Notes: The prediction has a mean pLDDT of 84. This is a predicted structure of a 71-nucleotide RNA (transfer RNA) from a Planctomycetaceae bacterium. The source organism's lineage runs through Bacteria, Pseudomonadati, Planctomycetota, Planctomycetales and Planctomycetaceae. It matches the Rfam family "tRNA". The family's RNA type in Rfam is transfer RNA.
[in-house]
RNA sequence: GGGCGGCUCGUCUAACGGGAAGAUGCCUGGUUUGCAACCAGGAGAUCGGGGUUCGAUUCCCCGGCGGUCCA
Numbered sequence: 001g002g003g004c005g006g007c008u009c010g011u012c013u014a015a016c017g018g019g020a021a022g023a024u025g026c027c028u029g030g031u032u033u034g035c036a037a038c039c040a041g042g043a044g045a046u047c048g049g050g051g052u053u054c055g056a057u058u059c060c061c062c063g064g065c066g067g068u069c070c071a
Stems, first nucleotide, its partner, number of pairs: 001070004006065002010024004018054001026042005047063005
């Protein structure tokens, strides 16, 4: 320098173009002499910009970051 694929709660991972879900962690309450475990509830996210579309996490373009392969 070129090819390919990726970027979603703190972390890991879902989501045929139409209400962003789960696990774990965190917070609150319950339970316990107390802690852990357990039970109930809660907060928390789509890498940035542009385009297509009635509507974009999803499709297209550019950029950023990291991965892999080739040179």